Context: one part of a larger RNA
């Protein structure tokens, strides 16, 4: 000198774009953050229309013994038949493995890079080929009864499906056996033969058809595993190792493998640093530097890991699953004391910690995601607004003229000098500000805009609303008066202060930067 997710002191006009718990991976009140599909299913329910009936009501007309009777017709309620349109607790499907957050752990195939899989998987999407036949039994919801303060649970009855199950059929699928091909290498890949095995679901529509279902091939994208190489400190860590190293057999996995088990052998690693300890998420990148390098890993992107702590599996194409489950532990809450509930390292917010880090805001209009045939619903992702000079950039706080160099301050050798064209004053401008009017784009094609009556445009008003901080002995740009008297104090270093201090305090002047200026911390 540069840089910062900064903090502190003094000061503070505006805008744009960024950015904001680096500390306790400490604890959390409250709300929201993952749902959706009624075109999978049976119900339940609302409204409207409709069929039939009952009760009540209005009451034309007729009869009348003038008391009434019959009763066209009007309206309301209930029950019932059918239809249409909505709603949705439950079953079922898909999604909840993404998105969002954090960096605790991890020195490791975690990451980066280059490869390998003759050892693998893949829902949704695309391509190609073929198929979808026949049947059965349950169960939630519901009803009845019961237990419980609650959370919730039990027993019985009965019901549906694109839920579950059985049978049929089938190949290029799977298993076993087998002659052949490709290839460095084949039980494993390719195609052939034989035997055996394994599928399916319907919905909407007048229909055409559309959306689905099953099996198989290939693809795309996504993942899993393995390997070479690369990137921290300590040798005041020198020896480490028993599933340890290898083999055989078996199990497990989508898949190789001590991954696991049994048996057998005695191996394996290490000064080219094993083992141990400390520290740490890695990378793209960021800062600095002429570069080499050194330091760092906030924001944004990729990967990994974690979800109170420790462990476990279930479901599923995918998890050992942040807003799923079970167990244990600590903590918090409710309780009728018997028993239950919870997990903000999601967005806000709160307490605590700290030098220190924001609103319990608006909207799904855009982009993207989930579901749906669609309309659409959900979306604290996202788009926006708010707060903070935290940073970068831009703008402003006026411009021109104006000497009798006014008043006043400071200083003086008392003549003057200086603040100083500075002010006043004159003329002008209106960025900004305030007031008023108009008023977007962002949504490709009709409608649809949270931001927003915002940006922007026009008019009006009036220099009006807007300057500070640090320094002035040398390094280092900028000097004098007074006060103080080794005191009070200053200070980055050298140092300054003990009676004339350009170094302390204050006034004036000056220098530097400027909505900032200094100080502190850290890195180059």
């Nucleotide at each position: 000198g540069g840089a910062c997710g900064a903090a502190c002191g003094c000061u503070g006009g505006c805008g744009g774009c960024g950015u904001g718990c680096u500390u306790u991976a400490g604890g959390g009140a409250u709300g929201c953050g993952a749902g959706u599909c009624g075109a999978g299913c049976g119900g339940u329910u609302u409204u409207u229309u409709u069929u039939a009936g009952a009760a009540u009501u209005u009451g034309a007309a007729a009869c009348u013994u003038c008391g009434g009777u019959u009763g066209a017709u009007u309206a309301u309620u209930c029950u019932u038949u059918a239809a249409a349109a909505g709603a949705u607790a439950g079953c079922g499907g898909c999604a909840g493995a993404c998105g969002a957050c954090u960096g605790a752990g991890u020195a490791a195939c975690a990451c980066g890079u280059a490869g390998a899989c003759a050892a693998c998987u893949u829902a949704c999407c695309c391509u190609u080929a073929a198929c979808a036949c026949a049947g059965a039994g349950a169960u939630a919801g519901c009803c009845a009864c019961g237990c419980g303060a609650a959370a919730g649970c039990g027993u019985g009855g009965g019901u549906a499906a694109u839920a579950c199950c059985u049978g049929a059929u089938a190949g290029c699928c799977c298993a076993u056996a087998u002659a052949g091909g490709u290839g460095a290498g084949a039980u494993u890949c390719c195609g052939g033969u034989a035997u055996g095995g394994u599928a399916a679901a319907g919905g909407c529509g007048c229909a055409a058809g559309c959306c689905g279902g099953u099996u198989a091939u290939g693809g795309a994208g996504a993942g899993g595993u393995c390997u070479g190489c690369g990137g921290c400190c300590c040798a005041u860590c020198a020896g480490c190792u028993a599933g340890u190293u290898g083999g055989u057999a078996g199990g497990a996995u989508a898949a190789c493998a001590g991954c696991c088990u049994a048996c057998c052998a005695a191996g394996g690693c290490a000064a080219g640093g094993a083992c141990g300890g400390g520290u740490a998420g890695g990378g793209g990148g960021c800062g600095u530097g002429a570069g080499a390098g050194c330091g760092c890993g906030a924001c944004c992107c990729c990967c990994c890991a974690g979800g109170a702590u420790g462990g476990c599996a279930c479901u599923g194409a995918g998890a050992c699953a942040c807003g799923g489950g079970c167990c244990a532990u600590a903590c918090u809450c409710c309780u009728a004391c018997g028993g239950g509930a919870g997990g903000c390292a999601g967005c806000a917010c709160u307490c605590g910690g700290g030098a220190a880090u924001u609103u319990u805001c608006c909207a799904c209009a855009a982009u993207g995601g989930a579901c749906g045939a669609a309309a659409g619903u959900c979306u604290g992702a996202u788009g926006g607004a708010g707060c903070g000079a935290c940073g970068c950039c831009g703008c402003g706080u006026g411009a021109a003229g104006g000497a009798u160099g006014a008043a006043g301050g400071u200083u003086u050798u008392c003549g003057g000098a200086u603040c100083g064209u500075a002010a006043a004053c004159u003329u002008c401008u209106u960025u900004u500000g305030c007031c008023a009017a108009g008023g977007a784009a962002u949504a490709g094609g009709a409608a649809g805009g949270a931001a927003g009556g915002u940006a922007c445009u026009u008019g009006g008003c009036g220099a009006a609303u807007a300057a500070g901080g640090g320094g002035c002995u040398g390094c280092u740009a900028a000097c004098u008066g007074c006060g103080u008297g080794c005191c009070a104090g200053a200070a980055g270093c050298a140092u300054c202060g003990g009676u004339g201090a350009u170094a302390c305090g204050u006034g004036g002047g000056c220098c530097c930067c400027a909505a900032g200026c200094g100080u502190u911390g850290u890195c180059c």
Small-subunit ribosomal RNA, 5' domain from a Candidatus Dojkabacteria bacterium, 524 nucleotides, folded computationally. The organism belongs to Candidatus Dojkabacteria, within Bacteria. The coordinates come from a structure-prediction model, not an experiment, and the mean pLDDT is 86. It was read from a public genome assembly.